[in-house]
RNA sequence: GCCUUUAAAUCGCUGAAACAUUUAUGUGCGGGGGACCCAUUUUUUUGGCCAACUGGUCUUGGGGUGAAUCUUUCAUUUGAAAGAAGGGAUACUCUUCAGUCCCUAAUCCGACAGCUAACCCCGUAAGCGUUAAGGAGAGAAAGG
Repeated sequence: GCCUUUAAAUCGCUGAAACAUUUAUGUGCGGGGGACCCAUUUUUUUGGCCAACUGGUCUUGGGGUGAAUCUUUCAUUUGAAAGAAGGGAUACUCUUCAGUCCCUAAUCCGACAGCUAACCCCGUAAGCGUUAAGGAGAGAAAGG
C1' cells in the first nucleotide's frame, strides 16, 4: 500500500443517570435559582379552608424537567382518527443520503422565577429489545 472481516444478553437501546474510593463521600455528567448590561413594559389575576404567625393547603393563571407540541374531524365522557412540527433505533465508531421500524408521555413548583458573573440548591433514576435490503466519506481493530 491492497484485500477480507468486525451478529453479540458478561450484548445492545432510550436517558444526565457513569466511574472511583470503601459506605459514605468525591470526580464526571445533568438541572434549577440568582446582578450590572440587554430584553420586556400588553395581560390579570382567582377560588376554598384554617390561622391572624403573613403561616399551611388546593390549582384554573404562570413557570420548570422532557422530543413529547399544534391543527382539523368525530364523539361528548374519559376518548378516537388524520395531518404537521419534534424525537429515537436500524450493532466496529463518527458524519451523511435513502428506505424501514418506533415514540410523540409523564411529572414537578404552588401565585412565583426573562437573560444572568460571583454565589446557592438539586439529580445521578427508571424502563426496554432495533438489525428488510443498502450507498458515500473519514477513522479503529483483527487476519491475509
The RNA shown here (c-di-AMP riboswitch aptamer (ydaO/yuaA leader)) has 144 nucleotides and comes from Jeotgalibacillus alimentarius. NCBI's taxonomy places the organism under Bacteria, Bacillota, Caryophanales, Caryophanaceae, Jeotgalibacillus. It was read from a public genome assembly, where an Rfam model found it. Model confidence (mean pLDDT): 76 of 100.